Molecule: transfer RNA
Organism: Methanoculleus sp.
RNA sequence: GCGAGGGUAGGUAAGCCUGGCCAAAACCGACGGACUUAAGAUCCGUUCUCGCAGGAGUUCGUGGGUUCGAAUCCCACCCCUCGCACCA
Numbered sequence: 001g002c003g004a005g006g007g008u009a010g011g012u013a014a015g016c017c018u019g020g021c022c023a024a025a026a027c028c029g030a031c032g033g034a035c036u037u038a039a040g041a042u043c044c045g046u047u048c049u050c051g052c053a054g055g056a057g058u059u060c061g062u063g064g065g066u067u068c069g070a071a072u073c074c075c076a077c078c079c080c081u082c083g084c085a086c087c088a
Base pairs, nucleotide, nucleotide: 001084002083003082004081005080006079007078010028011027012026020068029047030046031045032044033043034042048057049056050055061077062076063075064074065073
């Protein structure tokens, strides 16, 4: 350089094709609680930010575009993995 696959919350990982009840499944971890003499296991709840709460705000590598509406479609760029090529 060419081709293919990928980047989603603290970690792993669905969703993307076919745009809309998506703050985004599930698991792990963390925190709180129940149980226990205690711990583990198990069960319940919470886990982006703000709020006592109803609720509000901002998010899917970065920047643009399309659209009433984008994690999802289009373009450019950045990064990672694999294969091929190149090279001393």